[in-house]
Molecule: transfer RNA
Organism: Stylonychia lemnae
Order: sequence, then structure tokens, then C1' cells
RNA sequence: GGGUACGUGGUGUAGUGGUAUCACGUUUGCUUCGCAUGCGAUAGGCCCCGGGUUCAAUUCCCGGCGUAUCCA
Repeated sequence: GGGUACGUGGUGUAGUGGUAUCACGUUUGCUUCGCAUGCGAUAGGCCCCGGGUUCAAUUCCCGGCGUAUCCA
């Protein structure tokens, strides 16, 4: 320098046109003398950034940035 894949709550993920799922973690209630476990509830992301298509974009297209990997 070129190719490919990926970018989603604090962390790891699902979703693939109609403002987003689950797990762990946070906070909190019950249980305990207390802790852990268990059970219930709660807050936290509008999806890396910009533009385009569309009635509507996390999703499709283009560019940028970043990460991983392959080739040279």
C1' cells in the first nucleotide's frame, strides 16, 4: 500500500427496514445475627462519526475513524 471481517448499556452478545434481546455486573427489597447463594424489582445504550436512499435506517449504499486478520 491492497483485500476481508467487525464496531450495539460498565463487559460480552442477539437483532437486520418500523426508536433494540439476553447474560454478567450496578442499585435496591425479601431471606440471614452477618456474608454468600436464591427470589423479586430498578437504573443504564436510540446502535463509532458524517453524508445518501426511503414515509421511516442499528439494519441498505458511500466516505472517514478505530480494531482484528490475510497478502505484498